RNA sequence: CGGGGUGUAGCGCAGUCUGGUAGCGCGACAGCUUUGGGAGCUGUAAGUCGUGGGUUCAAAUCCCACCGCCCCGACCA
Repeated sequence: CGGGGUGUAGCGCAGUCUGGUAGCGCGACAGCUUUGGGAGCUGUAAGUCGUGGGUUCAAAUCCCACCGCCCCGACCA
């Protein structure tokens, strides 16, 4: 330098194809059960969907640019 992948809640991920209320598991917190721990059940909180712009009534999703990370290749040594 070229190609590909990836970025969504504290962590790991789905949702994107085919635009229409942002989800799952773990974790955290609260309540109940238990003498307590552990465990179980119920509930709650937590998200600028990497950044900016565009299209649209409506964008995590489509388009453009950029940034971070990963992989492959090329070049140099």
Predicted 3D model of a 77-nucleotide RNA (transfer RNA) from a Lentisphaerota bacterium. Taxonomically the source falls in Lentisphaerota (Bacteria, Pseudomonadati). Model confidence (mean pLDDT): 81 of 100. Its Rfam family is "tRNA". It was read from a public genome assembly.